Description
Small-subunit ribosomal RNA, 5' domain from an uncultured bacterium, 502 nucleotides, folded computationally. Its mean pLDDT, the model's own confidence on a scale to 100, is 85. The full RNA is in RNAcentral, with records from ENA and SILVA.

[in-house]
Context: one part of a larger RNA
Order: sequence, then structure tokens, then C1' cells
RNA sequence: AUGAACGUUGGCGGCGUGUUUAAGGCAUGCAAGUCGAGCGACGGGCCCACUUCGGUGGGAAACCGAGCGGCAAACGGGUGAGUAACACAUUAGUAACCUACCUCUAAGACAGGGACAACUCAGAGAAAUCUGGGCUAAUACCUGAUAGGCAUGGGGGGACGAAAGUCAUUCCCAUGUAAACCUCCGGGGCUUAGAGAGGGGCUUAUGUCUGAUUAGCUUGUUGGUAGGGUAAUGGCCUACCAAGGCGACGAUCAGUAGCAGGCGUGAGAGCGUGACCUGCCUCACUGGGACUGAGACACUGCCCAGACUCCUACGGGAGGCUGCAGUCAAGAAUAUUCCACAAUGGCCGAAAGGCUGAUGGAGCGACGCCGCGUGCAGGAAGACGCCCUUCGGGGUGUAAACUGCUUUUAUGUGGGAAGAAUUUGUGACGGUACCACAUGAAUAAGAGGUUGCUAACUCUGUGCCAGCAGCAGCGGUAAUACAGAGACCUCAAACGUUAUCC
Repeated sequence: AUGAACGUUGGCGGCGUGUUUAAGGCAUGCAAGUCGAGCGACGGGCCCACUUCGGUGGGAAACCGAGCGGCAAACGGGUGAGUAACACAUUAGUAACCUACCUCUAAGACAGGGACAACUCAGAGAAAUCUGGGCUAAUACCUGAUAGGCAUGGGGGGACGAAAGUCAUUCCCAUGUAAACCUCCGGGGCUUAGAGAGGGGCUUAUGUCUGAUUAGCUUGUUGGUAGGGUAAUGGCCUACCAAGGCGACGAUCAGUAGCAGGCGUGAGAGCGUGACCUGCCUCACUGGGACUGAGACACUGCCCAGACUCCUACGGGAGGCUGCAGUCAAGAAUAUUCCACAAUGGCCGAAAGGCUGAUGGAGCGACGCCGCGUGCAGGAAGACGCCCUUCGGGGUGUAAACUGCUUUUAUGUGGGAAGAAUUUGUGACGGUACCACAUGAAUAAGAGGUUGCUAACUCUGUGCCAGCAGCAGCGGUAAUACAGAGACCUCAAACGUUAUCC
């Protein structure tokens, strides 16, 4: 010094912090939705009329629920299993690259078409769900037009060069590819191209634990040519060709481990460490795979295989807390199945707003740090009790009693915020913090130690016994070392012990 644990004790507050073990298994609830200013008026619901009381027809578009469509869901939150590696840190490069939303600039948005859900009808199934026929809309989908500063291909000119070729820029030709509407008329969206911002991919040099009782390792291996693939370079992949490449400056193998900013300690050099917070990486029951998309090979998406759990009508299905709570297990050991979207931020929306276990708060734990309190003054040559005694006395000790005072704290009553941006309205926390008044010393002290190291000593009991102990060592009849009592010492809402680091 600690994310500590254990023992004894325990008044309050603030700020932090809390499964270090089984990346073991999980009941339950919640943690990612949103848009009616994209669409059909599809089902409820509402209004009117008719009604055989079953419904039928018409209307409106405030509400609820599905569906098509868009954006988000790749963020935020968790974990450290794996990883000794361009994973991370620092340094450069990318003329070898990508980038939705946002900002700026330029140009544009013409004409058509066919479907599929919802719904309905029929059917299959225990269910999950599925199959077939029919109707329909769109900012869904398709076709055509238009366009070059876009893409692909070809050609010309320029600079450098002996050439091959490289580089920058410009021109020409051919081919190809765009768009969507909504509106409360304010606006919001759409397409193409360029620039920016922020974000990312890849490459490079250096640094990055232990073992030689691991000395040789490697065949896509090392390089080349051609092709494929990717946003992009590259054995990334394939075919062919060559035989290379790494290693005592430690390859390979084995063990251990997320890395860094930092944190602890130390005068420093260094040593140890990586909880909380921040950046990066990694994983999401185990293994593999792709789809969608600007972005994933995707924690609460999909498919396959496996283990496990659950449902089943035995045919077949469902699931994944290393999110927040919570539960079982494991363990020396680690919390509430709480409140709110008021603030900060995120997603969607034109907005109103919705969602948000992110976040803001409250609860529990002396787990840590800091602060406060448990009263103050007077009061006897000094009560009682207890302890010691040379029996004279001494100690506890102004300590108590008693007298006066104060009210931090406590309790009660009354008032009562800031945090709200923004004129109005809007506060979970919270009737909290804080303020005033009242009551009454009232509600509040222990733990370890006393042989030396090491501050603090006597009596009784015990008799190498019972026991103590960090080391030296105590105990066998006068024990300051065991046990009890009194006294004393140290720290104090803590005090000791254990573990680990300097």
C1' cells in the first nucleotide's frame, strides 16, 4: 500500500468502491426501437342509416393492433476465455484504399409498367409455423428517356527517359449507369459529381515475460510470372517456374499473459502491478459459415454441426444473462428481482413526442479515504468500591458525586432550495440539502499490548503442566513472558491477525 478476508467492537456524514473463485448453469422481469409529414384505409374501435339483431351499406381518419416501406439495430453496455501477435504503444506511409448520417459546392428529378404482403378463400399441423388460389398501395421493385466533372475501353498531345516505361494534366471517341415523393406551403426528403469533417482498413521502423533440462525450423514454405479475389497492397488464393526463407542478435517448441495511459513503492535509478476511470484489442453456450448493409462475418440477427436445458399429441419444435437486477453452485469473500427519463447523451421523427437497466439517483456493506461527535468549567490533601502495602500508607483521582454552562450531534415542530437550458411549463433525487425554534448531557468507545527489539508493572493462580511465541526465547514453587485482577502504554469508530507488493 490493497477491489481484500477473518476476529473483537461499532454513533453520524461526504466522496469513492464492491464475484479477484466457476468464460460454471440459469427461473422471472426489463435492457432497441421509431416514423401516419412514405403506403393500403387491412383488423378492432368511432359516427349515420337499415336490420330477420346474425349483420349490411355509407362516412371520418382522433385512438389501438398488425402488414409493406425507411432509418437505427455494427453504437451504447459487459467480459478478459483466447492472444507473445503489427494485439498494443510510439513513428512514418497509403500515388494501394473505403466512408451511411452531417457541412459546403455544382447540376438534376421526364415517361411508363408488372408484382408481393396485409386482407380473403381453401388446406396441413398438438404447437412452432407452413402451403396453394384470388384482390391491392407506395419514398418497395422493374423498363425506357436525359447527363458528364462518374465508370469501363480505345486514341491523341505534355514532362522525364536510350528504350521499356513512369508521372502529372488535358482533349477526343465509344459504351454503360440516375432520381421519389410528402406537406400544415414554411419546409422536409430524392439522384449524380466534387470537397470537408469525423470514423475506419492496410503497410512500415522501434519497443513488448520466462525456459537451451526446447537447436535446428519451414513446402504456400521464400521469391518470380500469369490469373482470380478484395474498398485496397500482398501466397490472400490458384496454375506454372526457381530453391529459397528463418535461426545463438535465440528461430522453432513449451509455459505464462489482454496491451497502454496509469497505479503502488522508492531520494532516484528501479522493482511490482494493470481493480475503478480513459484509449485500443478480443470474445458473446462450443466449433464453422455466409447473408443483409456505408459499416458485421453481427452479445439480446440467420444457417449448419455439437453439448446442455425445456415443451410435445413422439411426427416435431424452443432456448443461450461474459447487459441491469436476481437465483443455484463454487468460494475466505463481494450489494436491490429499487426510482426516473427531471438532467447529460444516443436512436427514430418536420415537430409534438416515443424508446433508452446508457445515464442520473436512491438502497445495502466501517470495504477505503476524509471530516465530525461521544461534552465544557468549577469541584477534597482527596468519599465509596477495587488494587497494592513495609499496615504507617499509596494508587485509581478532579476522576465520580455535586454546582453552573453549552447543544455540534440526537429528537420534535415550522420553513425550504439550486440543479431548468427557455418567456411559460417541466425535478427521479426529495419535503433531500439547508435555515429557524424547542427539549435535554441528553443518543454515542473500543481494540491490541505492557521480557528485549518496543511506548507501557505489580499482585494472585499454575508449577517444563496448562499454555505463550514475529525473532531471541518464556514455564521444572518467589514467572514484569502462561491465566486472572488492578494499574499503565499505543491507536481510536476503529483496533488487531492473515495474505500479497515495494